[in-house]
RNA sequence: CGUACGAAACGGCAAAACCAUUGAAAAAUGGUGACGCAAAACUACAGGGGCUAAGGUUUACUAAACGAUGCUCGCCAGUUACCGAA
Numbered sequence: 001c002g003u004a005c006g007a008a009a010c011g012g013c014a015a016a017a018c019c020a021u022u023g024a025a026a027a028a029u030g031g032u033g034a035c036g037c038a039a040a041a042c043u044a045c046a047g048g049g050g051c052u053a054a055g056g057u058u059u060a061c062u063a064a065a066c067g068a069u070g071c072u073c074g075c076c077a078g079u080u081a082c083c084g085a086a
Stems, first nucleotide, its partner, number of pairs: 005084002012037002017032006035074001041079003047076002049072003056066004
């Protein structure tokens, strides 16, 4: 110095719930909050999985089915990274 690893230290992020806003919805943004996280940083066009189904298509018709261009990175994953004991 690098990889692996995760004691300590400096710190960081922010689940659920509630309020407001946006959205067809999933969900997102902001505030409060803190379940947890050593990558809970970035990437949805590296890839996979999952959620929703407006417009659209189909049908036995007023309900269903299909379906992502929408969403999810705190599901897996790819990429990058602070510190330095054993």

The RNA shown here (c-di-GMP-I riboswitch aptamer) has 86 nucleotides and comes from Neobacillus cucumis. Its mean pLDDT, the model's own confidence on a scale to 100, is 88. The RNAcentral record of the sequence draws on Rfam. It matches the Rfam family "c-di-GMP-I riboswitch aptamer". Gene Ontology term of the family: cyclic-di-GMP binding.